This is a predicted structure of a 350-nucleotide part of an RNA (small-subunit ribosomal RNA, central domain) from a moss metagenome. Its mean pLDDT, the model's own confidence on a scale to 100, is 88. The RNAcentral record of the full RNA draws on SILVA. It matches the Rfam family "Bacterial small subunit ribosomal RNA". Its family is annotated with ribosome and structural constituent of ribosome in the Gene Ontology.
[in-house]
Context: one part of a larger RNA
RNA sequence: UUGGGCGUAAAGGGUCCUGAGGUGGUUUGCUCAGUCCACUGUGAAAGUUCAGGGCUUACCCUUGAAAAUGCGGUGGAAACUAGUAGGCUAGAGUACGGUGGGGGCAGAGGGAAUUCCCGAUGUAGCGGUGAAAUGCAUAGAUAUCGGGAAGAACACCGAUGGCGAAGGCACUCUGCUGGGCCGACACUGACACUGAAAGACGAAAGCCAGGGGAGCGAAUGGGAUUAGAUACCCCAGUAGUCCUGGCCGUAAACGAUGGAUACUAAGUGCUGGGCGGUUAAACCCGUGCAGUGCUGUAGCUAACGCGUUAAGUAUCCCGCCUGGGGAGUAUGCUCGCAAGAGUGAAACUC
Repeated sequence: UUGGGCGUAAAGGGUCCUGAGGUGGUUUGCUCAGUCCACUGUGAAAGUUCAGGGCUUACCCUUGAAAAUGCGGUGGAAACUAGUAGGCUAGAGUACGGUGGGGGCAGAGGGAAUUCCCGAUGUAGCGGUGAAAUGCAUAGAUAUCGGGAAGAACACCGAUGGCGAAGGCACUCUGCUGGGCCGACACUGACACUGAAAGACGAAAGCCAGGGGAGCGAAUGGGAUUAGAUACCCCAGUAGUCCUGGCCGUAAACGAUGGAUACUAAGUGCUGGGCGGUUAAACCCGUGCAGUGCUGUAGCUAACGCGUUAAGUAUCCCGCCUGGGGAGUAUGCUCGCAAGAGUGAAACUC
């Protein structure tokens, strides 16, 4: 390379967007590049294959044909691909009418709890543990009541529930703003799908500058435990956790399952719209769509399991895999303030 694969054996890029490229609905005319047909030139000889011939056979030699799947030329076909010109509306989109949502950003407000400070009551303990001790406390702690301050997070509702491309998003209100779904069918008329690069976003930790610092708490100190205890347990506690601006760019970034489209049994929950029936209105029943769960048929799978939200049946595009270790290491390059990230071997060994 061919081929085979990627839920769990190696393997889906963390996610999105888009320029190149690849692929692409339906219909009519034209063209004939791909495609197909016919003829033709060439594809040296030797070799190969087939049918003969010559050495008594064979090896060997020799005659003829085929083949050489290719390339070029001429003439033709027009179904498909393509090109071109023009239509269509089932894909896609726009406008319209509704609708639900912790989607995002900013501002304002709230209560519970915690800690600290002040005052009051009050007295000898409190705290902590398996048991203790370190620690706090007669300079009045713990407990209780009143007042004040600060920072962080928002119990119940809450869900197997909602939204978002993913990361993720939850006290309440307001402003700005993105996307979805449903219904009607007005408009555009293939405008689509995917997408190497590029770009944007991207938990936590970490970094830089300036704030903030209640609780928690790497590091660190002390007390225990223990043979030891650089731990698990306890008392403290710095970075950090929070905010603003800028970096970092990684995660078991997981559904360990890339995206799009079509098709292929049912049953049963939940969420959001629509339609119909019923009703005074609801509740309720039926039905169609979008999403989100469970069970399960055919089928698939090594099994587990998946099963209209496919891991089934197909098409298109992208990413990735090729024995274990060495190794996500070395080296080079790019990026970064750094930490490091991305790309990424080989020798050797089993």